[in-house]
RNA sequence: UGGGACAACCAGACGGCCGCGCGCCACGCAAGUGGCUCGAGGAACGUCCGGGCUCCGCAGAGCAGGGUGGUGGGUAACGCCCACUCGGGGCAACCCGCAGGACAGUGCCACAGAAAGCAGACCGCCGCCGUGACCGCGCCGUGAGGCAGGGCGCGGCGGUAAGGGUGAAACGGUGGUGUAAGAGACCACCAGCUCCCCGGGUGACCGGGGAGGCUCGGUAAACCCCACUCGGAGCAAGGCCAGACAGGGCGCGAUCGAGGGCUGCUCGCCCGAGCGCCCGGGUAGGCCGCUGGAGGGCGUCGGCAACGGCGUCCCGAGAUGGAUGGCCGUCGCUCCCGCGCCGGCAACGGCGGGGGAGAACAGAACCCGGCGUAUCGGUUGUCCCAUCCC
Numbered sequence: 001u002g003g004g005a006c007a008a009c010c011a012g013a014c015g016g017c018c019g020c021g022c023g024c025c026a027c028g029c030a031a032g033u034g035g036c037u038c039g040a041g042g043a044a045c046g047u048c049c050g051g052g053c054u055c056c057g058c059a060g061a062g063c064a065g066g067g068u069g070g071u072g073g074g075u076a077a078c079g080c081c082c083a084c085u086c087g088g089g090g091c092a093a094c095c096c097g098c099a100g101g102a103c104a105g106u107g108c109c110a111c112a113g114a115a116a117g118c119a120g121a122c123c124g125c126c127g128c129c130g131u132g133a134c135c136g137c138g139c140c141g142u143g144a145g146g147c148a149g150g151g152c153g154c155g156g157c158g159g160u161a162a163g164g165g166u167g168a169a170a171c172g173g174u175g176g177u178g179u180a181a182g183a184g185a186c187c188a189c190c191a192g193c194u195c196c197c198c199g200g201g202u203g204a205c206c207g208g209g210g211a212g213g214c215u216c217g218g219u220a221a222a223c224c225c226c227a228c229u230c231g232g233a234g235c236a237a238g239g240c241c242a243g244a245c246a247g248g249g250c251g252c253g254a255u256c257g258a259g260g261g262c263u264g265c266u267c268g269c270c271c272g273a274g275c276g277c278c279c280g281g282g283u284a285g286g287c288c289g290c291u292g293g294a295g296g297g298c299g300u301c302g303g304c305a306a307c308g309g310c311g312u313c314c315c316g317a318g319a320u321g322g323a324u325g326g327c328c329g330u331c332g333c334u335c336c337c338g339c340g341c342c343g344g345c346a347a348c349g350g351c352g353g354g355g356g357a358g359a360a361c362a363g364a365a366c367c368c369g370g371c372g373u374a375u376c377g378g379u380u381g382u383c384c385c386a387u388c389c390c
Stems, first nucleotide, its partner, number of pairs: 001386010012331007020039002023036005041361001045372002048370005053234004060267004065230005070084005085099001086097004100225002105223002107219003122164002124160009134150002138147003172190006191215001193212008238288004247279006259271003295314008333358005339352005
């Protein structure tokens, strides 16, 4: 200097004019008028998780169903965060992982191939038998010819799983002994599996040693098994006030129990004198909930870290058809073009002015902790790799 990895932060400022909202102050009978402070986000989006809070239930058990899935921590909790282990990617910094179980069971592995869960012989190799023509250096024969032998071809039977082929994957690998030819049949060294022992670690796991049958596919983001875990509904929750209206019909029941107990079912327990259904009428207004919190800043201590303790300071929208907007000017930021000056041994860097262009994703509605998604531009820090100069 260039490329990359990880993390934190910012999200324009000032002024003027016009226009908004809560609160406070002043004036006003009131409507309202004037003044002052303050007034969206890093995601406010998604509604994917977890909670606080509110209501139902005095509360329970089981089944079904759901969630998570290496280990240890953090947290109110989580499917989140941190650290570590194992596996994969990358030269690396780092990144990724539906990461327990295939010896509980069921299912699937197309096509190709002989054969894809306890299998299998297509080509090939070996042995034996039969058969065909050929060979000639063997034997018999006067000769014709015959016998025996060898190789080759074809057929049958048996042995084989080493070699070749198919495939994503073929029932361990390399080297040897052995064999008719082979084969963990046996041996040496490896890999894997099982068991035992030693060391390290809270643990997942890591390292080492020994013995052994010689060898026990894959897939659970297939069903499933195992471990842990789970009341429900939700601010349109739920309360308070004011106001208005119109009742009618049917069914069941009153302790021998109608109806109800809020994901579903069962059991059990409980509430209970009025419930359930249909038709019809009135209201949809105001207030609370509604912002002081598992809150934030700074310092310090503990911890690898996430995070926690202690001390101190701060209070920064609360709307309700739903507020914070529009215009102008200046500065700032980013990008492009070009100029000047300065520093340095060098590689190279810094400062200033001029012209032009640009500014995204997006908008609280009870609140918080996360995750996911969208996005203009900038700042800072640490680390890795490459190259150059001294």
A computed fold for a 390-nucleotide RNA from Sinomonas albida, annotated as Bacterial RNase P class A. The prediction has a mean pLDDT of 77. Its Rfam family is "Bacterial RNase P class A". The family's RNA type in Rfam is ribozyme. The organism belongs to Sinomonas, within Bacteria.